[in-house]
């Protein structure tokens, strides 16, 4: 370096499912933002990112 066989091939990234990529974790990773001393009040998004589906919200047309 090549071939063959066997075994293993987990979890997570603020609300659902699938694919791809990235990152993180080994009992940890993870558990959104703003104002406020607390109490409490206010705000964005179904993504970590992209694509699709579902759900939700707003507008327009038939």
């Nucleotide at each position: 370096c090549g071939u063959u066989g066997c075994a293993a091939g987990g979890g997570g990234a603020a609300u659902g499912g699938a694919g791809u990529c990235u990152c993180c974790c080994a009992a940890a990773a993870c558990c959104g933002c703003c104002c406020g001393a607390c109490a409490g009040g206010g705000c964005u998004g179904a993504u970590g990112a992209c694509u699709c589906c579902u759900g939700c919200c707003a507008g327009u047309u038939c």